This is a predicted structure of a 523-nucleotide part of an RNA (small-subunit ribosomal RNA, 5' domain) from an uncultured bacterium. The coordinates come from a structure-prediction model, not an experiment, and the mean pLDDT is 82. Its Rfam family is "Bacterial small subunit ribosomal RNA". Its family is annotated with structural constituent of ribosome and ribosome in the Gene Ontology.
[in-house]
Context: one part of a larger RNA
RNA sequence: ACGAACGUUGGCGGCGUGGAUUAGGCAUGCAAGUCGAGGGAAGCACGCUGUUGUAGCAAUACAGCGGCGUGACUGACCGGCGUAAGGGGCAGUAAUGCGUGGGUAACGUACCCCUGGGUUCCGGAUAGCCAGCCGAAAGGUUGGGUAAUACGGAGCGACGUCGCGAGAGGACAUCCUCAUGCGACCAAAGAUUUAUCGCCCAGGGAGCGGCUCACGUCCGUAUUAGCUUGUUGGCGGGGUGACGGCCCACCAAGGCUUAGAUGCGUAGCGGGUAUGAGAGUACGACCCGCGCCACUGGCACUGAGACACUGGCCAGACACCUACGGGUGGCUGCAGUCGAGGAUCUUCGGCAAUGGGCGCAAGCCUGACCGAGCGACGCCGCGUGUGGGAUGAAGGCCUUCGGGUUGUAAACCACUGUCGUGGGGGAGAAAAGCCCCGCAAGGGGUCUGAUCUAUCCCAGGAGGAAGCACGGGCUAAGUUCGUGCCAGCAGCCGCGGUAAGACGAACCGUGCGAACGUUGUUC
Numbered sequence: 001a002c003g004a005a006c007g008u009u010g011g012c013g014g015c016g017u018g019g020a021u022u023a024g025g026c027a028u029g030c031a032a033g034u035c036g037a038g039g040g041a042a043g044c045a046c047g048c049u050g051u052u053g054u055a056g057c058a059a060u061a062c063a064g065c066g067g068c069g070u071g072a073c074u075g076a077c078c079g080g081c082g083u084a085a086g087g088g089g090c091a092g093u094a095a096u097g098c099g100u101g102g103g104u105a106a107c108g109u110a111c112c113c114c115u116g117g118g119u120u121c122c123g124g125a126u127a128g129c130c131a132g133c134c135g136a137a138a139g140g141u142u143g144g145g146u147a148a149u150a151c152g153g154a155g156c157g158a159c160g161u162c163g164c165g166a167g168a169g170g171a172c173a174u175c176c177u178c179a180u181g182c183g184a185c186c187a188a189a190g191a192u193u194u195a196u197c198g199c200c201c202a203g204g205g206a207g208c209g210g211c212u213c214a215c216g217u218c219c220g221u222a223u224u225a226g227c228u229u230g231u232u233g234g235c236g237g238g239g240u241g242a243c244g245g246c247c248c249a250c251c252a253a254g255g256c257u258u259a260g261a262u263g264c265g266u267a268g269c270g271g272g273u274a275u276g277a278g279a280g281u282a283c284g285a286c287c288c289g290c291g292c293c294a295c296u297g298g299c300a301c302u303g304a305g306a307c308a309c310u311g312g313c314c315a316g317a318c319a320c321c322u323a324c325g326g327g328u329g330g331c332u333g334c335a336g337u338c339g340a341g342g343a344u345c346u347u348c349g350g351c352a353a354u355g356g357g358c359g360c361a362a363g364c365c366u367g368a369c370c371g372a373g374c375g376a377c378g379c380c381g382c383g384u385g386u387g388g389g390a391u392g393a394a395g396g397c398c399u400u401c402g403g404g405u406u407g408u409a410a411a412c413c414a415c416u417g418u419c420g421u422g423g424g425g426g427a428g429a430a431a432a433g434c435c436c437c438g439c440a441a442g443g444g445g446u447c448u449g450a451u452c453u454a455u456c457c458c459a460g461g462a463g464g465a466a467g468c469a470c471g472g473g474c475u476a477a478g479u480u481c482g483u484g485c486c487a488g489c490a491g492c493c494g495c496g497g498u499a500a501g502a503c504g505a506a507c508c509g510u511g512c513g514a515a516c517g518u519u520g521u522u523c
Base pairs, nucleotide, nucleotide: 001521002520004519005518006517007516008515011382012381013380014379015378016377017375018374024338025337026336028335029334030333033081034080035079038078039077042074043073044071045070046069047068048067049066050065051064052063053062054061055060088293089292090291097217098216099215100214101213102212103211104210107209108208109207112205113204114203115202116201117200118199119198120154121153122152123151129144130143131142132141133140134139160185161184162183163182164181165180167178168177169176170175190197191196192195219265220264221263226256227255228254231253232252233251234250236248237247238246268290269289270288271287272283273282274281275280295316296315297314298313299312318329319328320327321326346372348371349370350369354368355366356365357364358363385415386414387413388412395406396405397404398403419464421459422458423457424456425455428452429451433446434445435444436443437442467512468511469510470509471508472493473492474491478507479506480505481504482503488495489494
């Protein structure tokens, strides 16, 4: 010093921190949705209306079947964006990782910002829905019919891409940049509250990413000395956003290595943390950056981005449901549970703030986050009273029996009111957004606190709040009794066998103090 544990003890608060072991298995709930300003239909409610029936003389009322309109309504469906972020863990990885500095004339980029253009005309389906069928369920199937910012076709079309031609500049072999002529190819979507939000193409930017190079990280082991056949290089192709044995055919026989290859063991890496005068040594919890993983192994699809924690497929182990035919699942998200363990928390509140997704917005979602709860687990702060009070009371302990000590300590007197308790007030964490005015800058109005609290007032009354370890030396602090190498102590030296300052108890003292000791580990 610690993410600690154990023993005894335990008043309050602030800020932190808390599954280090079985990357063992998981009941339950929640953790990713949103948009009606993309789309059609259905249901519901309300209003208007047509028709039929019943009651009534009628007005009218009720019921059924329709039509039209409206909607802060409902839950599905198609479509868009998001779900690759955020959150968790450290199993693997000794280099496909990380750190520092470069390269990309070998590359990508949805949303965001800036700039320049464009947004023409058609078509066929399909879900939802209706009808039927199969199945225990999960789910599936047939027929009918419908819409779109879904899908397809055509037209125009460039500073875009490709090919050909020719000029200038640059560079690092292939090449790059700029200007230019001809040809070929390629796009789009609308919605509404009429003010906006979108859509397509091209160029630039920001941020993010891919690939690559050098050096460092190179830990332990030589009781691991040889390793390698897509291996090393070439030519040609395939593939990729892109270079490349990344993959393939052919050709050559190379490549690495005692400056430690290969193998085995261990390990996420860094910023940093602990210690130390430093050098160094040990470590990598919390927080931040990067990497990797998501029941185990493999695979691709979609997409700007994944080989995808709460998407898909296959195989496996495990668990669950079953009508035995067949299905379903993945907490290393937040809580919680079992197990193992010396050991690590609530199945809490809220989206008020910050941030994220969607949306024109209102808003919705958000176990991210903000808060509260539990644990002296850590650090820090405060309190457990203050002043007076000697016949130095009683009691305890010691005694040379005179006394000494506990000790101003208590009692007693006079006060105070921190913290806590009960009650009451209270700024602040909250200005954005929205509405109105304004060309704008800006001005005015209005809404919002889960939770916490600075601080103030009132009440009462010393009341509710002290222990732990040690006392032979190291090491601050000693006496008596008990015990008698016994019982026991002990970090080292060592104590104990009849006067033990070392064991046990008492009194007294010493140290620290809401803690004090012990154990473990590091310096």